[in-house]
Molecule: small-subunit ribosomal RNA
Organism: uncultured bacterium
């Protein structure tokens, strides 16, 4: 420093990352070197082979080889008498020398060195003293000495035992082995003397008296090596003390050799070290004991530091050597490669008995996530024996293994664009791997071969090693991976994949366009290494000394007293313990820091130099400490005085128009009570309730007075008397002299509810049953109603015990109430103490807020907190009579939980205004037929799409075929429809024929332009072909565009600039007034502007003006049955172009002197005159891929295309829009009378004729202000029906016709004749509509061959009501709460069901440590004996002295046994707990959350 709670914002609080490290380890890869480093787990258990021997110059023995004498005894040669004879030749036996070799005696050493890390919480370890309480072999240096004897004994021999291991007996021998004597102090004991000295015990020096104790020789032989005693050094050890050393108090008391004296044993030596006696003490909250965990420490990681972790190599100390115990030997050891006992394992074995300990180096097995070679070699350093040569050394030096940790180097370099090839992307143009690569030109670290060759070694001696390193040749030739690319965090595209697969360190990716999974290019960052994992520091001021908090985030104990215990006022001297300064020692070396050097550099290594603390010493003397003498301002006393008081305890007393009940007389009658606007439960005709007179009972709480007024530490105290005792406060002297504050532990107190004992009991009223209410109602409401509330005693001991704010002191702006005092006054203002509000600066604070009664600015003491649930729970202790109360955790589990404040949204929260939103009315739906839509349902198909408002006479302005998309059959496959390429035709178009349900297939006839070199091109067009494509009403409206609805024609949505706030944000917009309107005035830290309102358009109302045909006719003329028919005319209507006209302009009143409102004149119209386009930010993932448009997916002899025929028209059902009508305000018949807006050539059709009539057959005008539809219908006049299922009311049906169309079966509209069904005004509810409105009447128009009750649109007749704004319902401002932000269709609780996970309990069960009490008692020391033995030395020779076996005893491991307490594990069953997209059951809580909530 980041990321992460929120919509956003601040603050606060955990979790997560970035860094460093490491004796690792896995995972993928691996060139070469150096230096270093390697069982962290099983102190499991070992096979083999090595790690300790030397010394023959300590002895006796053996006696190799060699030499010299010696010559038995053989022979060449030669002699021979053949028999043998023989020497320069070979040699046995002896003897003499030399002397290798070493089993045993002896001596040193084996106590070093190497390992390990189990034990130990300890004077073990570290630091400074101490030893006047002590040892010390080899070494050094000094004095001294070294005589005389003397008995054994292994070995060897020889007999024996025994499987073996070893062993016993006899005889013989040696020494530097052992022993006696002598001799000796400056030793050493006692004993007394003098001096000197010191911290106590005491020590040191001198003479002195008496005792006691040594010795060993060796040789190459005259110089060394040993021998004895004694005095020093010097190494080494060993004891003793201060201070320092881990968790846990859910371990609080331990202790009988235990604590000390006295004497004694007894060590090298102090001492309860051990033992008698004695006396009763020792340690303990400054944490003993007890459990648990661990070697300590120099360092080593980490950190700005302070600390935090840690104790692998290297060093020092320790403690260990199968486990336990326990001595011996020795200068040292209770001994890792010695000794004895016991146990455990493991091997031999003849079953009698034996041997054995790798935590030495190498090895093995086994454990484990995981750690090496049965290497060389003493060349070099040290060791250890030897006079030396030397021997031995798995200590070391070195090799090998392993990237295991650190350092270095490599793997090439230049130059090279057509930006090849390929890959990937792509908007198809291209981009990018990439100068990368090929290629061209070099280089040679490392490599290879060859040759050469060190240091290390002072003479010799090299395992490393032909190692390091020099040179020379030779070739880019052998040499790169891995990890990530959504943010943090440096890097992005594509495909795949569809909440599956799988990522993930946090947040969080993935439900068809994933930068987050996978792969692939491409990129990023490191490199021979790269990533994960797991540790430990940091970051984390996240335990806070440095350097944090506690009023709402986690934290003030419920309140005092008060103990220890840390802190303390003013002055003056002393002192020097903290303090501070200087010096000295001492802080091993190795690290680390510096500054030099050495290896080619580093890494490593070498040299010097630096430091805290500790201890001794000199020194200051402000502050603290402590000792002293003082002071009075803190603190307290007294007196006085005055004045207040719901302060306690006790005991008495009291009233009322209170309440309740009950009694007595009257009165008087049907209901009273009770709720909600209601109801029953109760009560009342036996007389209640009300009302009256008089009377009783009894409890409980005190109306006014009463007031953010008092008083008490808190809790709390309220009637009035009285006693008793507490506390504060004012005001003036005096006295005390620091006596103070604070408060671990601990005492007391302590609401309410419970308890227990006895009392009481009006009224209330938990529990309980009752009546309601309600889907349930164990509630909320009601009628009873126990306990309880009251008293008295005793417990309990906790609250949202709150001001969510411990105490104490001091200091810091004011203002304005109150209460009590003093002052002051005539009375006031005033001042001035002590309490209690209130509003405020400063400063504080995340904010809200506090602010002399601080949350401000110092200081002291105290208690508390360290994510959130689990949990204030478990268990363990205390305390309670119980309830519980105090103390107080884990495992698991989430990335949050939590404050404060902000915009919204929402409130069965308030205030204000608005709308046919309600009231008022008027007509309606909802009942009935029928027409139409939609669900359901049926079906081969009933194509799709619309779904509360805002789908449902909606798309659809018009489904017989088409349409059309849907079903069934038929058929096509470059396609019905674009482009593009090749061939072949002359088409196309129109007609005819067959076959067929047609699509279609054969045939037939007719049948091209332009150019031209006359071959042919070329252009249309048609058929044929093959590819690329076309085509889809195929999905996705949650992938989009566009277009639409709907809040809503509601009045609001926003920005700049400037303020104000840390910040989201405010403010502007909010307030007062107005208004349809954020419309418009006034105010205002705001000033101005945009999108919206309004206006500006259209069109209606009036006027003027232009302009007159097809429109019109006043006036002239003509004319006719009658008619703007006609001349003419344009005045009027009326077209349609142009202006005008209305603006709160004018008056009055109200208002704030505004805006405006409200009235009135004038006027066709009056306050936006009516009506229409027009629809802010924006919300509904509203709707729509079937109206187009389009990604992205599927399809391609089909989801596409053609054709026939069916379907969309179905039919127990529900529902929503209309229509007609139930009738007399009507029907029905005949007479009659006014319209506007359209429309029209495939046309509307006049008029004529035929037809009861649809309509049909001539036909004129007319592309229309000229002709035509075209009778406008309610209306008016008269006539007729007379209340009924009809003369209403038309549906259903028969029959007969008419139209349209190739075609009315399914399934069209119309005529006429006949039939005549529900239907008598509609429950519950619900809808439209403020005036030309609704009602009601007809009329035309799109669509369209035909085919509205539908939808648009005219106009004709023409109403009622609006007191209002209390409720429904949508809306707007402000303001409030809020736990909601997907925003109440929100959030969220508990119970049960189900799954998995940890813990508790639990009859009990098994195991371990570890003490105690009791048996048993091995080896062993040490005491006793010692009748058996027995060389030295004496000795009268018989005996003694002394030793030895043996045995006895005290301690004494292991064992066994017993009760207990401790720990873990287990354990039917139980028990809360937690976690788990979509169960169940309520709705507790958040808004007044619907009974405020805790």
């Nucleotide at each position: 420093g980041a990321g992460u709670u929120u919509g956003a914002u601040c603050a606060u609080g955990g979790c997560u990352c970035a860094g460093g490290a490491c004796g690792a380890a896995c995972g993928c890869u691996g060139g070469c070197g150096g230096c270093g480093u390697g069982c962290c787990u099983a102190a499991c258990a070992c096979a083999u082979g090595c790690a300790a021997g030397u010394c023959g110059a300590g002895c006796g023995a053996u006696g190799a080889c060699c030499u010299u004498a010696g010559g038995a005894u053989c022979u060449a040669a030669u002699c021979u008498u053949c028999g043998g004879a023989g020497a320069a030749g070979a040699g046995a036996a002896u003897a003499a020398g030399u002397g290798a070799u070493u089993a045993g005696c002896g001596g040193c050493g084996a106590a070093c060195g190497g390992g390990u890390g189990a034990g130990u919480a300890a004077c073990g370890c570290g630091u400074g003293a101490g030893a006047a309480a002590c040892c010390u072999g080899c070494c050094u240096u000094c004095c001294a000495c070294a005589a005389a004897g003397g008995a054994a004994u292994a070995g060897c021999c020889u007999c024996g035992g025994g499987a073996a291991a070893c062993u016993g007996g006899g005889a013989u021998u040696a020494a530097u082995a052992c022993c006696u004597u002598a001799u000796g102090a400056c030793a050493c004991u006692a004993g007394a003397u003098a001096u000197c000295c010191g911290c106590a015990u005491g020590g040191g020096u001198a003479a002195u008296u008496a005792g006691u104790u040594a010795a060993a020789g060796a040789u190459u032989u005259u110089a060394u090596c040993g021998g004895u005693g004694g005095a020093a050094g010097a190494u080494g050890g060993u004891c003793u003390c201060g201070c320092g050393u881990c968790c846990c108090a859910u371990u609080a008391g331990c202790u009988a050799g235990u604590u000390g004296g006295u004497g004694a044993a007894g060590u090298a030596a102090a001492a309860g070290c051990u033992c008698a006696c004695c006396a009763a003490g020792g340690c303990g909250a400054c944490g003993a004991u007890g459990g648990g965990u661990a070697g300590c420490c120099g360092g080593c990681c980490u950190g700005a530091g302070a600390g935090g972790g840690u104790g692998a190599a290297c060093g020092g100390c320790c403690a260990c050597a199968c486990u336990g115990g326990a001595a011996c030997u020795g200068a040292g050891a209770c001994a890792c490669g010695g000794u004895c006992c016991a146990g455990a394992c493991u091997c031999c074995u003849a079953c009698g008995g034996g041997a054995g300990g790798c935590a030495g180096c190498a090895g093995u097995g086994g454990g484990g996530a995981a750690u090496a070679u049965u290497g060389c070699a003493c060349a070099a350093u040290g060791g250890a024996c030897g006079a030396a040569a030397g021997u031995c050394u798995g200590a070391u030096g070195c090799a090998g293994c392993g990237a295991c940790g650190c350092c270095g180097c490599g793997c090439g370099a230049a130059c090279g664009a057509u930006g090849a090839a390929g890959g990937c992307u792509u908007u198809c143009g291209a981009g990018u791997c990439g100068u990368a690569a090929a290629g061209u030109u070099c280089u040679g670290u490392c490599c290879u071969u060859a040759g050469g060759g060190a240091a290390g070694a002072u003479a010799a001696u090299g395992a490393c090693g032909g190692u390091a390193c020099c040179u020379a040749a030779g070739g880019a030739g052998g040499a790169a991976g891995c990890c990530c690319c959504g943010g943090c965090u440096a890097a992005c595209u594509a495909c795949g994949u569809g909440c599956c697969a799988g990522c993930a360190g946090c947040c969080g990716c993935g439900g068809u366009a994933a930068u987050a999974c996978g792969u692939a290019g491409g990129g990023g960052g490191c490199g021979a290494g790269c990533g994960u994992u797991g540790u430990c520091c940091g970051g984390a001021a996240u335990u806070a000394u440095u350097g944090g908090g506690c009023g709402u985030a986690a934290a003030g104990g419920g309140u005092g007293c008060g103990u220890a215990g840390g802190c303390g006022g003013c002055c003056a001297g002393a002192u020097a313990a903290g303090u501070c300064a200087g010096a000295u020692g001492u802080g091993a070396a190795a690290g680390c820091c510096c500054a030099g050097g050495g290896c080619u550099u580093a890494a490593c290594c070498c040299u010097g130099g630096u430091a805290a603390g500790c201890a001794u010493u000199u020194g200051a003397a402000a502050c603290u400490g402590u000792g002293u003498g003082g002071c009075u301002u803190g603190a307290g006393u007294u007196a006085a005085g005055g004045g207040g008081a719901g302060g306690g305890a006790a005991a008495g007393u009291g009233g009322g128009a209170a309440u309740u009940u009950c009694c007595u007389a009257g009165u008087g009658u049907a209901g009273c009570g009770g709720u909600g606007a209601a109801a029953a439960u109760g009560u009342g005709u036996a007389g209640a309730u009300a009302u009256u007179u008089g009377g009783a009972a009894g409890g409980a709480a005190u109306a006014c007075c009463a007031g953010u007024g008092g008083u008490g530490a808190a809790g709390g105290c309220g009637a009035c008397u009285u006693u008793c005792g507490g506390g504060a406060c004012u005001u003036a002297a005096a006295c005390u002299g620091a006596c103070g504050g604070u408060g671990a532990g601990g005492c007391a107190c302590g609401a309410a509810a419970g308890c227990g004992u006895g009392g009481g009991u009006a009224g209330c009223g938990a529990a309980c049953a009752g009546g309601a209410u309600u889907a349930g109602a164990u509630a909320c409401c009601u009628g009873g109603g126990u306990a309880g509330u009251c008293c008295a005693c005793g417990c309990c001991g906790u609250a949202a015990a709150c001001g969510a704010u411990g105490a104490g002191u001091g200091c810091u702006a004011g203002g304005u109430g109150u209460c009590g005092g003093g002052u002051g006054u005539c009375a006031a203002a005033g001042c001035u103490c002590g309490g209690u509000g209130c509003c405020g600066g400063a400063g504080c604070a995340a904010a809200c807020g506090c602010a002399u009664u601080a949350a401000g600015c110092a200081c002291u003491c105290c208690g508390c907190c360290u994510g959130g649930g689990g949990a204030g729970u478990a268990c363990g202790u205390g305390c309670g009579c119980a309830a519980g109360c105090a103390u107080g955790a884990a495992a698991c589990u989430c990335a949050a939980a939590g404050g404060a404040a902000u915009u919204g949204a929402c409130g069965g929260g308030g205030a204000c205004c608005c709308g046919c939103a309600c009231a008022a009315g008027c007509a309606g739906c909802g009942g009935a037929g029928c027409a139409u839509g939609u669900g359901g349902u049926u079906u081969a198909a009933u194509u799709c799409g619309a779904a509360g408002c805002a789908a449902c006479g909606c798309g659809a302005a018009g489904a017989a075929c088409c349409u059309u998309a849907c079903c069934a059959g038929g058929g096509c496959u470059u396609g019905a429809c674009a482009u593009g390429c090749c061939c072949c035709u002359g088409c196309c178009c129109g007609g005819u024929g067959u076959a067929g349900a047609g699509a279609u297939a054969c045939a037939c006839c007719u049948u091209u332009a332009u150019c031209u070199u006359c071959g042919g091109a070329u252009a249309c067009a048609g058929g044929g072909g093959a590819c690329a494509c076309a085509g889809g009403u195929g999905g996705u409206g949650c992938a989009u565009g566009g277009u639409u609805g709907u809040c809503g024609u509601c009045a609001g949505c926003u920005c700049g600039u400037g303020u104000c706030g840390u910040g989201a944000g405010a403010u502007g917009u909010u307030g007062g007034g107005u208004u349809a309107a954020g419309u418009c005035c006034c105010g205002c830290a705001a000033c101005g502007a945009g999108c919206g309102c309004a206006a500006c358009c259209c069109u209606u109302g009036c006027c003027u003006u232009u302009a007159g045909u097809u429109g019109c006719c006043a006036g002239c003329a003509a004319g006719u049955a009658a008619a703007g028919u006609u001349g003419g005319g344009c005045a009027c209507u009326c077209u349609a172009g142009a202006g005008g006209g209305a603006c709160u302009g004018c008056c009055g009143a109200u208002g704030a002197c505004a805006a405006a409102u409200c009235g009135g004149a004038g006027g066709a119209a009056g306050g936006u005159g009516g009506g229409g386009a027009u629809g802010a930010c924006g919300u509904c993932a509203a709707a729509u891929c079937a109206u187009c448009a389009u990604g992205c997916c599927c399809u391609u002899u089909a989801u596409g295309u053609c054709c026939u025929g069916g379907g969309c028209u179905a039919c127990a059902c529900a529902c929503g829009u209309g229509c007609u009508a139930c009738a007399a305000u009507g029907g029905u018949c005949g007479g009659u009378a006014c319209a506007g807006c359209g429309a029209g050539c495939a046309g509307c059709c006049a008029c004529u004729c035929a037809g009861c009539g649809a309509u049909g057959a001539g036909g004129a005008g007319c592309g229309a202000a000229u002709c035509u539809c075209a009778c406008a219908a309610a209306g008016c006049c008269g006539a007729u029906c007379c209340c009924a299922g009809u003369u209403c009311g038309g549906a259903u049906u028969g029959c007969a016709g008419g139209c349209u169309g190739c075609a009315a079966c399914u399934c069209g509209c119309c005529u006429g004749c006949a039939u005549g069904a529900a239907g008598u005004c509609g429950g519950a509810g619900u809808u439209g509509c403020u005036a030309g409105u609704a009602a009601u009447c007809g009329u035309g128009a799109a669509u369209c061959a035909g085919a509205a009750u539908g939808u648009c649109a005219c106009g004709g007749u023409g109403a009622a009501u609006g007191c209002g704004u209390u409720c429904c319902c949508g809306g707007g401002u402000c303001u409030u709460g809020u736990a909601c932000a997907c925003a109440c269709c929100g959030c969220c609780c508990g119970u049960c069901a189900c799954a998995c996970c940890a813990u508790g309990g639990g009859a009990g069960u098994u195991g371990g440590a570890a003490a105690u009490g009791c048996c048993c008692g091995a080896a062993g020391c040490c005491a006793g004996u010692g009748a058996g033995c027995u060389a030295a030395c004496c000795u009268u020779u018989u005996g003694g002295a002394g030793g030895c076996a043996g045995c006895u005893g005290u301690c004494g491991a292991a064992g066994g046994u017993a009760g207990g307490g401790u720990c873990a594990a287990u354990g039917a069953c139980u028990a809360g707990g937690g976690u788990g997209a979509a169960g169940u059951c309520g709705u507790a809580a958040c808004a007044a959350g619907g009974u405020a909530g805790c």